Transfer RNA from an Acidobacteriaceae bacterium, 72 nucleotides, folded computationally. The coordinates come from a structure-prediction model, not an experiment, and the mean pLDDT is 82. It was read from a public genome assembly. Rfam family: tRNA. About the family: Transfer RNA (tRNA) molecules are approximately 80 nucleotides in length. Rfam classes the family as a transfer RNA.

[in-house]
RNA sequence: UCCUCAGUAGCUCAACGGCAGAGCAUCCGGCUGUUAACCGGAGGGUUGCUGGUUCGAAUCCAGCCUGAGGAG
Numbered sequence: 001u002c003c004u005c006a007g008u009a010g011c012u013c014a015a016c017g018g019c020a021g022a023g024c025a026u027c028c029g030g031c032u033g034u035u036a037a038c039c040g041g042a043g044g045g046u047u048g049c050u051g052g053u054u055c056g057a058a059u060c061c062a063g064c065c066u067g068a069g070g071a072g
Base pairs, nucleotide, nucleotide: 001071002070003069004068005067006066007065010024011023012022013021018055026042027041028040029039030038048064049063050062051061052060
């Protein structure tokens, strides 16, 4: 320098171009003599950044940033 892949909640990961979700963690409540376990609920997100396409983008396109792998 070039090629490929990845970037979404605190963590691990989902999500046909059409309301951004799950598990764990945190908080609250239920159950229990208490704790744990179990059950119910709540909070938590500029979907890495900037543009473009589109009625509509986490998703498609371009550039950039970061990380992993590869070629020279």